[in-house]
RNA sequence: AGUUCGCCGGGCGACCGCCGGGAGCAAUCCUGGAGGAAAGUCCGGACUCCACAGGGCAAGGGCGCUGGGUAACUCCCAGGCGGCGUGAGCCGAUGGACAGUGCAACAGAAAGCAAACCGCCAAAGCCGCAAGGCACGGUAAGGGUGAAACGGUGGUGUAAGAGACCACCAGCGCAUCGGGUGACCGGUGCGGCUGGUAAACCCCGCCCGGAGCAAGGCCAUGCAGAGAUGAUGACGGCCCGUCGAUCCUCUUCGGAGGUGAAAGUCUCGGGUAGGCCGCACGAGGUUGUCCGGUAACGGCAAUCCCAGAUAGAUGGUCGCCGCCUGCUUUGAUCGAGCUUCGCUCGAAAGAAGCAGGAGACAGAAUCCGGCUUAUAGGCGAACU
Numbered sequence: 001a002g003u004u005c006g007c008c009g010g011g012c013g014a015c016c017g018c019c020g021g022g023a024g025c026a027a028u029c030c031u032g033g034a035g036g037a038a039a040g041u042c043c044g045g046a047c048u049c050c051a052c053a054g055g056g057c058a059a060g061g062g063c064g065c066u067g068g069g070u071a072a073c074u075c076c077c078a079g080g081c082g083g084c085g086u087g088a089g090c091c092g093a094u095g096g097a098c099a100g101u102g103c104a105a106c107a108g109a110a111a112g113c114a115a116a117c118c119g120c121c122a123a124a125g126c127c128g129c130a131a132g133g134c135a136c137g138g139u140a141a142g143g144g145u146g147a148a149a150c151g152g153u154g155g156u157g158u159a160a161g162a163g164a165c166c167a168c169c170a171g172c173g174c175a176u177c178g179g180g181u182g183a184c185c186g187g188u189g190c191g192g193c194u195g196g197u198a199a200a201c202c203c204c205g206c207c208c209g210g211a212g213c214a215a216g217g218c219c220a221u222g223c224a225g226a227g228a229u230g231a232u233g234a235c236g237g238c239c240c241g242u243c244g245a246u247c248c249u250c251u252u253c254g255g256a257g258g259u260g261a262a263a264g265u266c267u268c269g270g271g272u273a274g275g276c277c278g279c280a281c282g283a284g285g286u287u288g289u290c291c292g293g294u295a296a297c298g299g300c301a302a303u304c305c306c307a308g309a310u311a312g313a314u315g316g317u318c319g320c321c322g323c324c325u326g327c328u329u330u331g332a333u334c335g336a337g338c339u340u341c342g343c344u345c346g347a348a349a350g351a352a353g354c355a356g357g358a359g360a361c362a363g364a365a366u367c368c369g370g371c372u373u374a375u376a377g378g379c380g381a382a383c384u
Stems, first nucleotide, its partner, number of pairs: 001384008010321007018033006035361001039372002042370005047212004054240004060208005065079005080094001081092004095203002100201002102197002117143002119139003125134003151169006170194002172191008216277004225268005232263001233243002247258004284304005290299003323357008333347006
């Protein structure tokens, strides 16, 4: 100078106030009371209900290297590959471009099997005494444009060139050997095979019932039901199965018609908005030179109970300590200068005093595991 991780984010006492629990006939007493993110509502669950949540489909959505952890996850740990960094470390939306479609502005001749602007050649054709020029044609090595131009370097070859061929190299494909649980890594041989992009559509593989504590139950109070339809019902869409649907007639036994008891739906109208549960003993917290594991984490042992409000409590005042800011005094020590053993100037950890501040981000609402975002000030550890 940097990288990574962890912790605190006021304490003690008194008085008064608020909410929960306990004791008490009562007065009163004892005791507990908002975060590392309580935020975002982005993931995953626990829990509750939907007849069995039964079998399947569509739609929609999610994930995407390997192994491990976890109740589970898009999370965490370890590793592989790629990129950045001198390094400690950090980042990665990390399957497929040979299934198909699309896109790459501008520039450029041309951006997927495309293309010739400048250039190079011009043997065989024509002109010319010749040098050379012209045209048909050949070419993609050189130059230009661009983020990217059909792998790279060197040579052979050619009229001039070109993986056309050769050597080496990079990538890719095939075969094989070795290491590894695996992703992959390394070796050998053969092959002339050689754009990018999927956080574009898409393809492939795997996964996913729905709704949510305003879920959902119980009690009390209270009114006033009426009409239409009528299996359209029972999970959000569809199918199958299952359950459910009074009575009458007909029936080709699949159904059709009528009725209106009933599920359900629609229209009009009336009453209610109260109380209790859910509500915190948990995938729980803390400690451990314990055991296993690289680690995440798991086990074992000990110990603790640590908010439960409902218009929504957890606060106010004072004193002391601590913290922060400013000023004054002192000051180990260090530096500079000079008239050099002394002086002057400056910095300075710490100490004392005085004055002020209470500050960052911020406030539980069913709960838990993560991720993301915000954060005055301070402390610690390891590594480069």